[in-house]
RNA sequence: CUCUUAUUAAGAGAGGCGGAGGGACUGGCCCGAUGAAGCCCGGCAACCGUCAAGCGAUUAUGCUUGAAAAGGUGCCAAUUCCUGCAGAGUAAUCAACUCUGACAGAUAAGAG
Numbered sequence: 001c002u003c004u005u006a007u008u009a010a011g012a013g014a015g016g017c018g019g020a021g022g023g024a025c026u027g028g029c030c031c032g033a034u035g036a037a038g039c040c041c042g043g044c045a046a047c048c049g050u051c052a053a054g055c056g057a058u059u060a061u062g063c064u065u066g067a068a069a070a071g072g073u074g075c076c077a078a079u080u081c082c083u084g085c086a087g088a089g090u091a092a093u094c095a096a097c098u099c100u101g102a103c104a105g106a107u108a109a110g111a112g
Stems, first nucleotide, its partner, number of pairs: 001112008013041001015040003021031003025084001027082002042076003047072002050067006080104001085101006
């Protein structure tokens, strides 16, 4: 970097350093010197891993539920902030609104 699978409406500090930017991209709309990014501490969650119970299978190492969280990641404004493609509905002068599914993005685990 590519592919596969799963999740993506919950949750998380008025701490320290730091100094202007940030929210992937488009168009919006926002956050920010009552201090952005980043780093540290703190916290949240529980994907992998760990432990326990049950089911299944019988040479296979799977599924379900629960627990802890000192292990490997991740995350801590706004639904992945909204939107971008397709379809359906409301309304229909223009505008606007709602729903569904894709795409894209993010994270985890596995494969190349």

Predicted 3D model of a 112-nucleotide RNA (SAM riboswitch aptamer (S box leader)) from Thalassobacillus cyri. It matches the Rfam family "SAM riboswitch aptamer (S box leader)". Rfam's curators write: The SAM riboswitch is found upstream of a number of genes which code for proteins involved in methionine or cysteine biosynthesis in Gram-positive bacteria. The prediction has a mean pLDDT of 82.